A computed fold for a 72-nucleotide RNA from an Elusimicrobiota bacterium, annotated as transfer RNA. Its mean pLDDT, the model's own confidence on a scale to 100, is 81. The source organism's lineage runs through Bacteria, Pseudomonadati and Elusimicrobiota. It matches the Rfam family "tRNA". Rfam classes the family as a transfer RNA. About the family: Transfer RNA (tRNA) molecules are approximately 80 nucleotides in length. The sequence is in RNAcentral, with records from ENA.

C1' cells in the first nucleotide's frame, strides 16, 4: 500500500430508480387482570457524510468517513 465487500429504527434484516421506506425485536400508551406476564388495540422511532446522473436516488456513479475479509 492494493484488491474485495459492507453502512437503512435502540438491535436484526427488507425495500435494487416512482409507494405514505417496511417487518421482527426492543420503548411506549391504552385494553384485559386483584396486580403482573401472556394476548389485542395504538403512538414514537432509520437511509454514514459531501458531490453527480436523472424529470424522479434507501437503489446508479466519483469522491471521503467508519467497519470486515484476502494479498502484499
Nucleotide at each position: 500500500g492494493c484488491g474485495c465487500c459492507c453502512a437503512u429504527a435502540g438491535c436484526u434484516c427488507a425495500a435494487a430508480g416512482g409507494a405514505u421506506a417496511g417487518a421482527g425485536u426492543g420503548u411506549u400508551g391504552g385494553c384485559c387482570u386483584g396486580c403482573g406476564a401472556a394476548g389485542c388495540c395504538g403512538a414514537a422511532g432509520a437511509u454514514c457524510c459531501a458531490g453527480g446522473u436523472u424529470c424522479g436516488a434507501u437503489u446508479c456513479c466519483u469522491g471521503g468517513u467508519g467497519g470486515g475479509c484476502g494479498c502484499a